[in-house]
Context: one part of a larger RNA
RNA sequence: CUGGGCGUAAAGCGGGUGUAGACGGCUUCUUAAGUCGGUUGUGAAAUCUCCUGACUUAAUUGGGAGGAGUCAAUCGAUACUGAGAAGCUAGAGGGCAGCAGAAGAAAGCGGAAUUCCCGGUGUAGCGGUGAUAUGCGUAGAUAUCGGGAGGAAUACCAGUGGCGAAGGCGGCUUUCUAGGUUGUUCCUGACGUUGAUGCCCAAAAGCGUGGGGAGCGAAACGGAUUAGAUACCCGUGUAGUCCACGCCCUAAACUUUGAACACUAGGUAUGGUGAGUAUCGACCCUCUUCGUGCCGAAGCUAACGCUUUAAGUGUUCCGCCUGGGGACUACGGUCGCAAGACUAAAACUC
Numbered sequence: 001c002u003g004g005g006c007g008u009a010a011a012g013c014g015g016g017u018g019u020a021g022a023c024g025g026c027u028u029c030u031u032a033a034g035u036c037g038g039u040u041g042u043g044a045a046a047u048c049u050c051c052u053g054a055c056u057u058a059a060u061u062g063g064g065a066g067g068a069g070u071c072a073a074u075c076g077a078u079a080c081u082g083a084g085a086a087g088c089u090a091g092a093g094g095g096c097a098g099c100a101g102a103a104g105a106a107a108g109c110g111g112a113a114u115u116c117c118c119g120g121u122g123u124a125g126c127g128g129u130g131a132u133a134u135g136c137g138u139a140g141a142u143a144u145c146g147g148g149a150g151g152a153a154u155a156c157c158a159g160u161g162g163c164g165a166a167g168g169c170g171g172c173u174u175u176c177u178a179g180g181u182u183g184u185u186c187c188u189g190a191c192g193u194u195g196a197u198g199c200c201c202a203a204a205a206g207c208g209u210g211g212g213g214a215g216c217g218a219a220a221c222g223g224a225u226u227a228g229a230u231a232c233c234c235g236u237g238u239a240g241u242c243c244a245c246g247c248c249c250u251a252a253a254c255u256u257u258g259a260a261c262a263c264u265a266g267g268u269a270u271g272g273u274g275a276g277u278a279u280c281g282a283c284c285c286u287c288u289u290c291g292u293g294c295c296g297a298a299g300c301u302a303a304c305g306c307u308u309u310a311a312g313u314g315u316u317c318c319g320c321c322u323g324g325g326g327a328c329u330a331c332g333g334u335c336g337c338a339a340g341a342c343u344a345a346a347a348c349u350c
Base pairs, nucleotide, nucleotide: 003322004321005320006319007304008303012318014201015200016199017198021194022193023192025088026087027086028085029084030083031082033081034080035077036076037075038074039073040072041071042069048066049065050064051063052062053061054060091191092188093187094186095184096183097182098181099180103177104176105175106174107173108172109171110154115149116148117147118146119145120144121143125136126135162169163168206247207246208245209244210243211242215241216240220236221235222234223233258317259316260315261314262313263312266295267294268293269292270291271290272289274287275286276285299306300305323350324349325348332343333342334341335340
């Protein structure tokens, strides 16, 4: 000496579940595989290191000692790791009693608004823009009142609020399903952590089949603007957006921060429990625990900043990076109906 890293410089898989593997709480006994020690054997010579001799010296060369193994056999040691046995309850899980929630799936129902249709009133404009025009309207529009149809989204409550592994989730009711959390310490007794491959989920767009289609609206058409305007603005408007089933599997899938556990000043706000205090009761106040934010000490950081929700201090496991471009590419392979996705170079060049 036996890499260094991953918030922003290259680098955390979009998320979960879990196989192999790796790692793993407290106590006792046994064993002795790892580990440690002794002895014996072997580890050829040369080479290497040290001592010493020869050649005038060096190179060279003779002699002696040492070093060298994941070695074998044998005898021991037993702290730690492993293996076997027995036990424990602080990890983990369960029971019981509560609680909060846009967590998921299905069915049903409601009101506001837009559009369209029918009818009434009513008359010349409406609409749109920076200003116009296209467009709509005397075949009666816009406005207004009544009735009807249909689809999509659910104002206020609404919040630096809640729930979920992530994507994500918001009207109301019912049914089914899942997770979290508080209290109790009643039960099991290490059953745990992580997780290559695998499997499952995964916004939007897109694809297939069949429906649906109000509004919005890629493409397309028209009107403006402009030197031009394949745009921004305006008028139309098809796919799509919606539903069912099946694919696709990607995002600035971002906290650009993998998961788990432990420890390390505080302050403040907010959501959900519990306990105490107080009270007729509800608030208030104090403590506790699980979240969600802001500020901040030590510490860390290249700085910015992070700071009990760490980017601090440690441990375990997985993933990933190794100059820029070429290149989220080519070729090959796997998957896909396709679009394409995943895996992933090199020449060359700076």
Molecule: small-subunit ribosomal RNA, central domain
Organism: uncultured soil bacterium